[in-house]
The RNA shown here (Bacterial RNase P class A) has 347 nucleotides and comes from uncultured Arenicella sp.
């Protein structure tokens, strides 16, 4: 310099004029004055909670969810750090990562054979038969080192050693075991024994552990009005009915459902001080916690921030709160900044 890589921060400002909304402050109002108004993901509704209601509210089973190991959080499937494994030269980055010795599945074709198999081979051969130093056909006995087939074929690699093999032996490796250092763990490390093999697959069914009520602001709370406390069918009457996932026992309480048809749907409120945002010390690798300061940041309801000018400049991209917060996944024109890694020149 140039590629990669992690991480951050911004995503238009600034003044006028005229227009919305909502606070405060003066007004009997009418209206004036002053300060404020969409995001980094508001998006998806994918978890997980605050809050509110069922509701006095428990056991089980049934089903869901997580799945190394310590930790952080109000909690998660989130997130910090670390093992182990895969990727990349590396900085990194991914990881649905508990069991296959509790059971039951699947593995098509091919190929002899996929829970000990023999198609080709490789050595020993009775018997026989010819053109007999020998060569041909071969029961029958070993054998899985070598080929074929296959995604996988019953550990690997060499020596040795057999009639040919073949952990049949030894050396390394790999597998197993029981202790031993190291670490909170997961785990890793050296040495030691022991020839040891019927593998794979759980994002297959299962098995094991921990965790789980439901419904949601269109939840709820006043208040105001209106009306028909109507009408009919069916269940069944405490052994029955109902009671916010499903089914059983418990527990409460005393009708329940369904279909017709009537009336009202306005109003405040919940609705914005928050597990809340910074600043700067402690502790900690870190997420984060903690003391002490400062800040106050839209609350709309057929749904507020529009529109002109003129300046700067990156010439503007994705894209609009609807109770509230942590996460995560997506989708984004351009601009800043910083760490590390590789590579190339130059001193």
């Nucleotide at each position: 310099c140039g590629a990669g890589u992690c991480a951050a921060c911004u995503g238009g400002a600034c003044a006028g004029u005229c227009g919305c909304c909502g606070c405060u402050u003066c007004g009997c109002a009418a209206g004036a004055a002053g300060g404020g108004g969409a995001g980094g993901a508001a998006a998806g509704u994918c978890c997980g909670g605050g809050c509110u209601c069922c509701a006095u509210a428990g056991a089980g089973c049934a089903g869901a969810g997580u799945g190394c190991c310590a930790g952080a959080u109000a909690a998660c499937g989130u997130c910090u750090g670390g093992g182990c494994g895969g990727c990349g030269u590396a900085a990194g980055c991914c990881g649905a990562c508990g069991g296959c010795c509790a059971g039951u599945g699947c593995a098509g074709c091919a190929g002899a054979a996929a829970g000990a198999u023999a198609c080709c081979g490789c050595u020993c051969g009775a018997a026989c038969g010819c053109u007999u130093a020998g060569c041909g056909u071969g029961a029958g006995a070993g054998u899985a080192a070598g080929g074929g087939u296959g995604a996988a074929a019953u550990g690997g690699u060499g020596c040795g050693g057999u009639a040919a093999g073949a952990g049949c032996g030894c050396a390394c490796c790999g597998c197993g075991c029981a202790a031993g250092u190291g670490g909170u763990a997961a785990c890793a490390c050296a040495a030691g024994c022991g020839g040891c093999a019927a593998g794979g697959u759980a994002a297959a069914c299962c098995c094991c552990a921990c965790u789980c009520g439901g419904a949601g602001c269109a939840a709820g709370a006043u208040c105001a009005a209106a009306u028909a406390g109507g009408u009919g069918u069916u269940c069944g009457u405490a052994u029955g009915g109902c009671g916010u996932g499903g089914c059983u026992c418990g527990c409460g309480u005393u009708g329940a459902a369904c279909a017709c048809g009537g009336g009202u749907a306005g109003a405040u409120u919940g609705c914005u001080u928050g597990a809340g945002g910074u600043g700067u010390g402690c502790a900690g690798c870190g997420a984060u916690g903690u003391a002490c300061g400062c800040c106050c940041u839209a609350g709309a309801u057929g749904a507020a921030u529009g529109a002109c000018u003129g300046u700067c400049c990156a010439a503007g991209a994705c894209a609009g709160a609807a109770c509230c917060c942590g996460g995560c996944u997506u989708a984004u024109a351009g601009g800043u900044u910083g760490g590390c890694u590789c590579g190339c020149u130059u001193u």

It was read from a public genome assembly, where an Rfam model found it. Taxonomically the source falls in Arenicella (Bacteria, Gammaproteobacteria, Arenicellales, Arenicellaceae). Model confidence (mean pLDDT): 77 of 100. It matches the Rfam family "Bacterial RNase P class A". By type it is a ribozyme.